A computed fold for a 342-nucleotide part of an RNA from an invertebrate metagenome, annotated as small-subunit ribosomal RNA, central domain. The coordinates come from a structure-prediction model, not an experiment, and the mean pLDDT is 87.
[in-house]
Context: one part of a larger RNA
RNA sequence: UUGGGCGUAAAGAGCAUGUAGGCGGUCUAUUAAGUCUGGUGUGAAAUCUAGUGGCUCAACCACUAAAUUGCAUUGGAAACUGAUAGACUAGAAUACUGGAGGGGCAAGUGGAAUUCCAUGUGUAGCGGUGGAAUGCGUAGAUAUAUGGAGGAACACCAAUGGCGAAGGCAGCUUGCUGGACAGUAAUUGACGCUGAGAUGCGAAAGCGUGGGUAGCAAACAGGAUUAGAUACCCUGGUAGUCCACGCCGUAAACGAUGAGUGCUAGGUAUUGGGAUAACUCAGUGCCGAAGCUAACGCAUUAAGCACUCCGCCUGGGGAGUACGGUCGCAAGGCUGAAACUC
Numbered sequence: 001u002u003g004g005g006c007g008u009a010a011a012g013a014g015c016a017u018g019u020a021g022g023c024g025g026u027c028u029a030u031u032a033a034g035u036c037u038g039g040u041g042u043g044a045a046a047u048c049u050a051g052u053g054g055c056u057c058a059a060c061c062a063c064u065a066a067a068u069u070g071c072a073u074u075g076g077a078a079a080c081u082g083a084u085a086g087a088c089u090a091g092a093a094u095a096c097u098g099g100a101g102g103g104g105c106a107a108g109u110g111g112a113a114u115u116c117c118a119u120g121u122g123u124a125g126c127g128g129u130g131g132a133a134u135g136c137g138u139a140g141a142u143a144u145a146u147g148g149a150g151g152a153a154c155a156c157c158a159a160u161g162g163c164g165a166a167g168g169c170a171g172c173u174u175g176c177u178g179g180a181c182a183g184u185a186a187u188u189g190a191c192g193c194u195g196a197g198a199u200g201c202g203a204a205a206g207c208g209u210g211g212g213u214a215g216c217a218a219a220c221a222g223g224a225u226u227a228g229a230u231a232c233c234c235u236g237g238u239a240g241u242c243c244a245c246g247c248c249g250u251a252a253a254c255g256a257u258g259a260g261u262g263c264u265a266g267g268u269a270u271u272g273g274g275a276u277a278a279c280u281c282a283g284u285g286c287c288g289a290a291g292c293u294a295a296c297g298c299a300u301u302a303a304g305c306a307c308u309c310c311g312c313c314u315g316g317g318g319a320g321u322a323c324g325g326u327c328g329c330a331a332g333g334c335u336g337a338a339a340c341u342c
Stems, first nucleotide, its partner, number of pairs: 003314004007296002012310001014201004021194003025088007033081002035077008049065006091191001092188003095184004103177007110154001115149007125136002162169002206247006215241002220236004258309006266287009291298002315342003324335004
C1' cells in the first nucleotide's frame, strides 16, 4: 500500500451551523456525457508470453503469433448513473390547533442560614481535636433576644423525572425569545443527508480593566502530628469564587459509543401528547429474542443487518516533546516529527 479497524486493546473531532465536494425518493419522455457493444486507425523495434527453428544442449539467436490492458475516430444499444423537460407525494419544510419543560436573555422580588454592627439579658469561659494547642474572651466573649447591614446560594417539592446540539440548566414573578412533541393532512413539491476548509458556542481554572467580597478558600502564617511533615488534622487567611465587558479554548468535554436513513421478537416501569376498549406517536430506564462480540457485554435509545458522508488509528518508549508555522496579553493552545532504544 491492498486492507483491517475505532464502547473497554491504537483510534469518534467537546458540540453545532454551514461553503466546496460526495451521496440522494416515485413516474413519464428526450438525450447519449458515464456505461455496454461493433468497425477503422494508431499503440516503433527490442523486451515479456506462446509456438517453431538455428548454434551438439543450454544460455544465446532467428521467425511467426499473441500481447501492448491505452488513445483517437466512426456506427449502434438505452436498463442503470448523469443532463433536459414535465408530473407525483411516502422524504423535507410550512400552516393551523393543543398541551409539557431547571432551554436562553433581562428586570424585579422572597424566606431560611452564615458573618458583621448596635442595643438588652447574662457570667467565665468559648472554640477546636483522636487528644491537644495556636485562636477568641472580664476592654464582658460563647449563649440568648430585638433591630440593622451586606454578599452569596436557593432546603422541602426532587424523581431511577424534565429541558438543551454540547458545555450545561433549579426560590418566585414579569417581559422578550429559541427548540422539541402530539393532532389535522390544508400548502410547497425532493426544497434532502453529510460536510474538507470556515464560522459560532464551549465546565472549571487562568488572564486584562473596573466593581463587589457574607461564607468558603489555593498561596501564606501559626498550632499540632511525626524521625522529618514544605502534607493529612486545627486556628487564621490573600488571590479566587460573585457582577459587567473583553480574552483563553482546554477536561475522564464520557454513553470513553460521529451524523443521517431503512430494516430486525417481546416484556416491564416512567415522562409528554392522541385515542380512551384495545392501542398509537415522541422521549427516558431496566430485563431480554435473533444476531453480534476476544470476553465483558450490546440488543428498535444496537456494539445486530445494510447504505451515504465526515473524523480518526496502524507496536511500546522517545513525545503530544523538538523545530517551523499559526493563534494568544500571558499561561499556553492548534498543527506535529526524527535520531536513539526495546
The RNAcentral record of the full RNA draws on SILVA.